This is a predicted structure of a 354-nucleotide part of an RNA (small-subunit ribosomal RNA, central domain) from a metagenome. RNAcentral holds the full RNA, with entries from SILVA.
Context: one part of a larger RNA
RNA sequence: UUGGACCUAAAGCGUCCGUAGCCGGCCUGUCAAAUCUCUUGUGAAAUCGACUCGCUUAACUUGUCGGCGAGCAGGAGACACUAACAGGCUAGGGACUGGGAGGGGUCAGAGGUAUUCCUUGGGGAGCGGUAAAAUGUGAUAAUCCUUGGAAGACCACCUGUGGUGAAGGCGUCUGACCAGAACAGAUCCGACGGUGAGGGACGAAAGCCAGGGGAGCAAAACGGAUUAGAUACCCGAGUAGUCCUGGCCGUAAACCCUGUGAGCUAGGUGUUGCGCAUUCUUAGAGAUUGCGCAGUGUCGAAAUGAAGGUGUUAAGCUCACCGCCUGGGAAGUAUGGUCGCAAGGCUGAAACUU
Numbered sequence: 001u002u003g004g005a006c007c008u009a010a011a012g013c014g015u016c017c018g019u020a021g022c023c024g025g026c027c028u029g030u031c032a033a034a035u036c037u038c039u040u041g042u043g044a045a046a047u048c049g050a051c052u053c054g055c056u057u058a059a060c061u062u063g064u065c066g067g068c069g070a071g072c073a074g075g076a077g078a079c080a081c082u083a084a085c086a087g088g089c090u091a092g093g094g095a096c097u098g099g100g101a102g103g104g105g106u107c108a109g110a111g112g113u114a115u116u117c118c119u120u121g122g123g124g125a126g127c128g129g130u131a132a133a134a135u136g137u138g139a140u141a142a143u144c145c146u147u148g149g150a151a152g153a154c155c156a157c158c159u160g161u162g163g164u165g166a167a168g169g170c171g172u173c174u175g176a177c178c179a180g181a182a183c184a185g186a187u188c189c190g191a192c193g194g195u196g197a198g199g200g201a202c203g204a205a206a207g208c209c210a211g212g213g214g215a216g217c218a219a220a221a222c223g224g225a226u227u228a229g230a231u232a233c234c235c236g237a238g239u240a241g242u243c244c245u246g247g248c249c250g251u252a253a254a255c256c257c258u259g260u261g262a263g264c265u266a267g268g269u270g271u272u273g274c275g276c277a278u279u280c281u282u283a284g285a286g287a288u289u290g291c292g293c294a295g296u297g298u299c300g301a302a303a304u305g306a307a308g309g310u311g312u313u314a315a316g317c318u319c320a321c322c323g324c325c326u327g328g329g330a331a332g333u334a335u336g337g338u339c340g341c342a343a344g345g346c347u348g349a350a351a352c353u354u
Base pairs, nucleotide, nucleotide: 003326004325006323007308008307012322014202015201016200017199021195022194023193025089026088027087028086029085030084033082035078036077037076038075039074040073041072042071048066049065050064051063054060092192093189094188095187096185097184098183104178105177106176107175108174109173110172111155112154115151116150117149118148121145122144126137127136163170164169207248208247209246210245211244212243216242217241222236223235224234259321260320261319262318263317264316267299268298269297270296271295272294273293274292275291276290277289279287280286303310304309327354328353329352336347337346338345339344
């Protein structure tokens, strides 16, 4: 390379949008680029077949004739598929309308308990902490009870293999603005789609820059224990940080270790949303049961898999497109490039070794 793979053996980009490219629904007509058929030209020699020549024979070889034959070019034709052009359709996709669901996002305002600190009064010897202690704290009145206040962070119960978002993520209440999905429809457009190299946007925590803030918690540094030691686990205290605003960083076991989209292939049983029907009803935006669609779990037939398992939310059967893998180590290192204030990120070897 041909292949074969990518849940767990190496391997799915963290996620989405999207350029080029690749791929693309149903019907009709035109065309004939592509495709196919026929035909003409060209199609070296050697090789191959028949006959033949020369070596004693054969292999080998000479000559003549025949045959082979892709490609290219010219001509004629066929039209199912593909392309192109024209017209139409509605099953994909999108728009619209309707009533619902939601911790979806941004901004503003309001609230709640706890904690710490300050303060008022009470009280008067310990408190705190641990396996046990000590450091610590307390007659300058602590811990504890109580009055009032301040600050910052957080949002118990509800809370649910429940919801929502592309992912990261999102949880007190109210309002404003913005976005998305599902369902329903005798509405509209009419293939407008899928994927997506480059590219762009978003992207937990930690970290960085500038300015605020700082209650609690808490890397580092300090003290007390433990221990042979203890640069730890436990305890006391504690700075960055954690919070806010603006700007960087761009990584995670960014995990469902499972790329996106589409079609097909048994079911059972939960749960969330919407719709339809049903029964009950206190007639309610109430409850019940069944069905349909969409989401989210669980068990499981066929199938599949090395097995574990997966199994209409596939890892089954197929298609389209992208990414990625090719023994272990050296190594996600070196070097070059590029991005970054830095930390470092992205790209990413080899010698050697086994």